[in-house]
This is a predicted structure of a 107-nucleotide RNA (SAM riboswitch aptamer (S box leader)). The sequence was found by an Rfam model in a public genome assembly.
Order: sequence, then structure tokens, then C1' cells
RNA sequence: AUGUUAUCAAGAAAGGUGGAGGGAAUAGACCCGUUGAAACCUUAGCAACCCUUCAACUCUGAAGAAGGUGCUACAUUCUAUCCGGUUUUUUCUGGUAUAGAUAACGU
Repeated sequence: AUGUUAUCAAGAAAGGUGGAGGGAAUAGACCCGUUGAAACCUUAGCAACCCUUCAACUCUGAAGAAGGUGCUACAUUCUAUCCGGUUUUUUCUGGUAUAGAUAACGU
């Protein structure tokens, strides 16, 4: 870099350095930010993918958190494609595709 599978409305922040951007990309909307953005570091925490223990041994269930990742504003912040419901229109709304994020296992 790429493939497969699973999950993505839950949960969890303080300090230091830094100094203007940030919420993935494009467009629109809506937000966060000099009462300090991104990024990096420290500490703390959340969760339970890998993991550990027990039960079961086909699938799974319960408990745990030492280790490998991940995460700690807003639903992946919302909309975008397709198929519907609703509506005279505007609108409101359900499912879904693409894209993305994370993990595990492959190439």
C1' cells in the first nucleotide's frame, strides 16, 4: 500500500511546550479556537479488538486489565448516491451505497 471480517448515537481530561488554526478529503451547513487551535510530551482515565482466567469445547458466556493497539467537544458533527414513507410545494423521516476511522488476520 492493499484484501477480508467486525464495530462506529455508549464511555472517558488535566498539566507542560507551542502559537493559529481545527472538526479526514471536495461542496454546502453547523460548530470549536488568543478565556489558546493543530502538533508533541507527561500524568490520569475510558473501552475491551488482541489478550488473561473460569465455564463450555460447534457457537459462545462471565469476570479481569499486567501487556500490544485505540480513544478521551459535537452521531464518523450533519447533508451528498440509491430505494422508500410523508407533504400540493417547502419540509420532515427510515433503510442503504461510496468514502473514512479503529482492531484482528492475510497478501